[in-house]
RNA sequence: UGCAAGUCGAGCGAGAACGUUCUCUUCGGAGAGUUAGUAGAGCGGCGCACGGGUGAGUAACGCGUGGAUAAUCUCCCCUGGAGAUCGGGAUAACAGUUGGAAACGACUGCUAAUACCGUAUACACUGCAUAUUUAACUUUAUGUGGAAAAGGUGGCCUCUAUUUAUAAGCUAUCGCUCUGGGAUGAGUCCGCGUCUCAUUAGAUUGUUGGUGGGGUAAUGGCCUACCAAGUCUACGAUGAGUAGCAGGUCUGAGAGGAUGAUCUGCCACACUGGGACUGAAACACGGCCCAGACUCCUACGGGAGGCAGCAGUGGGGAAUAUUGCGCAAUGGGGGAAACCCUGACGCAGCGACGCCGCGUGUAUGAAGAAGGCUUUCGGGUCGUAAAGUACUGUCAAGAGGGAAGAAACUGUUAGGGUAUAAUACGCCCUUUCACUGACGGUACCUCUAGAGGAAGCACCGGCUAACUCCGUGCCAGCAGCCGCGGUAAUACGGAGGGUGCAAGCGUUAAUCGGAAUCACUGGGCGUAAAGCGUGCGUAGGCGGCGCAUCAAGUCAGACGUGAAAGCCCUCGGCUCAACCCCGUGUACUGCAUGCGAUACUGCCCGGCUAGAGAAAGGUAGAGGCGAGUGGAAUUCCCGGUGUAGCGGUGGAAUGCGUAGAUAUCGGGAAGAACACCUGUGGCGAAGGCGGCUCGCUGGGCCUUUUCUGACGCUGAAGUGCGAAAGCGUGGGGAGCAAACAGGAUUAGAUACCCUGGUAGUCCACGCCGUAAACGAUGGGCACUAGGCGUUGGGAGGAUUGACCCUCUCAGUGCCGUAGCUAACGCGUUAAGUGCCCCGCCUGGGGAGUACGGCCGCAAGGCUGAAACUCAAAGGAAUUGACGGGGGCCCGCACAAGCGGUGGAGCAUGUGGUUUAAUUCGAAGCAACGCGAAGAACCUUACCUGGGCUUGACAUGUCGGUAGUACUUCCCUGGAAACAGGGGAGGACCCUUCGGGGAGCCGUCACAGGUGCUGCAUGGCUGUCGUCAGCUCGUGUCGUGAGAUGUUGGGUUAAGUCCCGCAACGAGCGCAACCCCCGCCCGUAGUUGCUAACGGGUCAUGCCGAGGACUCUACGGGGACUGCCGGUGAUAAACCGGAGGAAGGUGGGGAUGACGUCAAGUCAUCAUGGCCCUUAUGCCCAGGGCGACACACGUGCUACAAUGGCCGGUACAGAGGGCAGCAAUGCCGCGAGGUGGAGCGAAUCCCAAAAAACCGGUCUAAGUUCGGAUUGCAGUCUGCAACUCGACUGCAUGAAGCUGGAAUCGCUAGUAAUCGUGGGUCAGCCAUACCACGGUGAAUACGUUCCCGGGCCUUGUACACACCGCCCGUCAAGCGAUGGAAGCUGGGGGUGCCCGAAGCCGGUGGCC
Repeated sequence: UGCAAGUCGAGCGAGAACGUUCUCUUCGGAGAGUUAGUAGAGCGGCGCACGGGUGAGUAACGCGUGGAUAAUCUCCCCUGGAGAUCGGGAUAACAGUUGGAAACGACUGCUAAUACCGUAUACACUGCAUAUUUAACUUUAUGUGGAAAAGGUGGCCUCUAUUUAUAAGCUAUCGCUCUGGGAUGAGUCCGCGUCUCAUUAGAUUGUUGGUGGGGUAAUGGCCUACCAAGUCUACGAUGAGUAGCAGGUCUGAGAGGAUGAUCUGCCACACUGGGACUGAAACACGGCCCAGACUCCUACGGGAGGCAGCAGUGGGGAAUAUUGCGCAAUGGGGGAAACCCUGACGCAGCGACGCCGCGUGUAUGAAGAAGGCUUUCGGGUCGUAAAGUACUGUCAAGAGGGAAGAAACUGUUAGGGUAUAAUACGCCCUUUCACUGACGGUACCUCUAGAGGAAGCACCGGCUAACUCCGUGCCAGCAGCCGCGGUAAUACGGAGGGUGCAAGCGUUAAUCGGAAUCACUGGGCGUAAAGCGUGCGUAGGCGGCGCAUCAAGUCAGACGUGAAAGCCCUCGGCUCAACCCCGUGUACUGCAUGCGAUACUGCCCGGCUAGAGAAAGGUAGAGGCGAGUGGAAUUCCCGGUGUAGCGGUGGAAUGCGUAGAUAUCGGGAAGAACACCUGUGGCGAAGGCGGCUCGCUGGGCCUUUUCUGACGCUGAAGUGCGAAAGCGUGGGGAGCAAACAGGAUUAGAUACCCUGGUAGUCCACGCCGUAAACGAUGGGCACUAGGCGUUGGGAGGAUUGACCCUCUCAGUGCCGUAGCUAACGCGUUAAGUGCCCCGCCUGGGGAGUACGGCCGCAAGGCUGAAACUCAAAGGAAUUGACGGGGGCCCGCACAAGCGGUGGAGCAUGUGGUUUAAUUCGAAGCAACGCGAAGAACCUUACCUGGGCUUGACAUGUCGGUAGUACUUCCCUGGAAACAGGGGAGGACCCUUCGGGGAGCCGUCACAGGUGCUGCAUGGCUGUCGUCAGCUCGUGUCGUGAGAUGUUGGGUUAAGUCCCGCAACGAGCGCAACCCCCGCCCGUAGUUGCUAACGGGUCAUGCCGAGGACUCUACGGGGACUGCCGGUGAUAAACCGGAGGAAGGUGGGGAUGACGUCAAGUCAUCAUGGCCCUUAUGCCCAGGGCGACACACGUGCUACAAUGGCCGGUACAGAGGGCAGCAAUGCCGCGAGGUGGAGCGAAUCCCAAAAAACCGGUCUAAGUUCGGAUUGCAGUCUGCAACUCGACUGCAUGAAGCUGGAAUCGCUAGUAAUCGUGGGUCAGCCAUACCACGGUGAAUACGUUCCCGGGCCUUGUACACACCGCCCGUCAAGCGAUGGAAGCUGGGGGUGCCCGAAGCCGGUGGCC
């Protein structure tokens, strides 16, 4: 903005215009006909209360279900009865005048009706009165009063009147009035059902009832006057919050839970609030009035409007459609009808929003194409997939054909019936024909062409079907839960491949399910959340044994209802399906009614005694209350004795004491508590109760009979009691003792310990009302193996007996069966099996907090949340680990000893610093004289500079090269590498004699990397630890993790062995087997040895000779707790002894279990991945790894007399040696030089062993100790000793006089001390390392303590395992919340004031 409610001229009066035709005309126009009795408007009738929309309100008789209405109405419709008489006055339209901008009026005048009014009639309706009857103004009768009406249209002339025909007549029909009944619809009432909050517990004054009246269609406080004081509520009133209800829908096995779109029924609403009018019906979505908010118009005076109708617009939002076609069908309104109206409805449009169906091709096709991805480089995979070949033709496109939805109404043809005077007009039935399609270019069918136009989305770590590559590197990101990502990510991103769905696929949001996780079906409460602290007891719930009655619950069948649709079943229609349709098909588990049954429950009646209670007789007891009383102890006071301390502690101090304490004796005072008895003993509901006596008093138990006759159990509310502490008032106060003070302890010590000390503890009265008030276990009853104690009572037996034995009732404990339990455990005192009642729980934190309420003097108590936050919190048990837990036991672990380090100087390693570089690694023990068993160059990895680029080195391909490879010389530049040039010598292997190989040069693949990652790895190694452990099979136990074995009693160095044992065996470790040393024997006898014999020398196994000895190096023997004694358990074993070279592992070595430390090493080597490629590779020169304020580790030498120095004399072992060791000799003070015998070494050499011993000297000092440092002069190695070698001589002569805290090694041929050799190596920074021998001690009471370890046990909130875990504050930033002077909005209650429209009443005026 358009449309969605009008219609009837057959109710009524009036009645145009445009156009057009004709006539006239002064050409401006006028008139007449037609348009047309049409349009539009008015009066009147019916409709507008239906249909359509929405869910704001409503927790209600609103809805659902079943009833009631004898307490009611009902237009139109159906049916019955009766009627419709005679009159009257207006009014709109219209006309005129007039107000207003408009909307809209005002006045005057005219007129009609199926409009309005009066009258007549009405046995039916109805008011009243009387009579009658009744429970009832319930029925009946009589009287009296009241109230009706309208005509229209068609036809006809039988009757009547005028009389062609018409009507006031007749007839048909549509209406009209009164009334009975029906149908339909509606009103009202009632039973039952219908969300959350009790942190809403009391609500109510028209409230509850009555009487009279009013009002309504009708009951009723619905309204009113008066009277009474009621009514509702724990079975939840009142209040607050939320919500339309139902059929149904979604889910679920069901019971349930959630929900109320579409369709259907009911209700409510129509801008917000209020109100009535009209009407059959409304308090009315497209009516009226008032108030309000908003929008619009305005001449500012005043007006207009209500899409929660259909479209559409704006706004809001994550988001939701066309301002379409048609009344053809179905339905509705009006009309006699034609017909009109109908955004109801039928259709179409938009949206994959949902459901259903279909297509995007089918068959064949291996060179397994190309390409992609991947690869172990062979291949694999996408994949018959594609191409190619042969076909098909759905959908879409084009062309042609083409239904059903339509039958009525009406008209028409023909026939029949009805009414009538009638063959008319009507009406009814049958019949013929005609007319009507929005959808619609419809569905459907045929033809044409052509594989042509038609596949996506999510996912691929597990749950959960589906795996690889690359990129990224705790970044970027993913994520439903667990969790992925820090350089090899199936988890991120991409790709290839795969999986699942498919015109869809994912995501988000929501509901139910799984969830037995609110448990009715169907859970729990000892320790996981959960038993009220404990009694009494109201309501309620539950309740013993017979009999009888009733029939409420219960059961059975019957009847009514349980709308339709939907769900389910059968049939049918669209080609199928979705969808639609048919069916007195099922079902709707409900409610109501009546009939029946009576076991159980219940009501009622009458009984019983087994439950419960009472009486009688006994009995135990720290049961309670009150009064009195006793002794011990503590403290204080008085007095005596007495003197210097007491007291207290781990040790002290504060404190007390010469003003006389403590101690001790005597006397006195006061308060509190009651030793022994005393006991898993007793009593009590619990809290709790303890000297003795008396009084009062509660409960229990036992026994016997008697009595009552179910009187019982539990227990929401309520109420009593209720430890300690605390509070109030008044007493009391000895001891003890919060607070407080002082002293100690300590880093501190607002604590633990000590000295004091006030509230309090005690009494009386009154509060508080909580505790780990615990058996963490509510009460009652019944049932279900036992054994052993103990307390009280009874009976029996035996007896001198309090002893003892048996049975029994009541209590109180331990163990244990079945059973239960997650396990631990419980187990007739249940946590077993059942019944009844109550209380309580529903993840952790927030929090037993906040707010509210109740209680309290206060402290506080009871009741008791949420926001927010976490992915757990928790129970029981298991294995470890740990403990300033326990037990047992080892180790140079401590202790006992000896010697060191830490102090000094130097050496060496490390940190740090420095530097161009000071290459790298090692980091507590278990890095630091470590990798390095040799850094001047080299090494060398670092730095600076100079060079090379298939490279210093390997393999392959292709091409080239022939005095080539290789050797060697010279020249130039240079630090060298290298670059450039020249000369000389000069090859090899195979051969079929062609050539090939090798070499060299070039090319391409590649080489190379001490670049990164030891947290990607192999290997190797360190460490716990040479500690005695670590496991497995089978069996057994446990739901399981796991346990057992492996624990226990002994013993050992040992999980070594013995015994025991639900374990029996076994493996890896231990031990032994191997090597060296110690004794003996055999064999062998040189280079070794030399007793005897012989020879020789100054001397020497020097020579002959010998194997006896030593020795060498091969093989044996020997030692096994074997023997004896003792101990032990008769065992294992231990102690002692004998013999023996050696004795209980003879000494030493090698040997290192399962594992731990992401231990160490990518720089030994190997290796995945990554990175560099004219450099992070390679070559070279020089430098650096050697720096030096410092700090640390490991060592050497010392500080001296057990010593230094000088001289003399003696004794080893094990090694090394040919680019080597090197003797004798000679030279040098010496390092060394020269020279070279001998020796590849039991032969020669290095090689002197040193300490020791003998003699001398020094004499306590910075020295004749000590040797650093420095100067000078040398030697040696080496291409080369400047940076940066070792050694020698002379000179110099530092610190240091035994080392703080702390700390290391060692238990016997050990420590200590003395020297010797070797490897590496040109030399050497070696005082290091590895080995060798010489001399050669001390000490161990013992296991309390420190450290480490083993076994058993215990606790645990630890498991990255105590270097664990974890609490609180603070700092910074961020987020959220709260407070806040105030300001402001909303809701509710109550009181009062003003008060619109409207309705009712009164009154006045008018008709």
This is a predicted structure of a 1407-nucleotide RNA (small-subunit ribosomal RNA) from an uncultured prokaryote. Its mean pLDDT, the model's own confidence on a scale to 100, is 85. RNAcentral holds the sequence, with entries from ENA.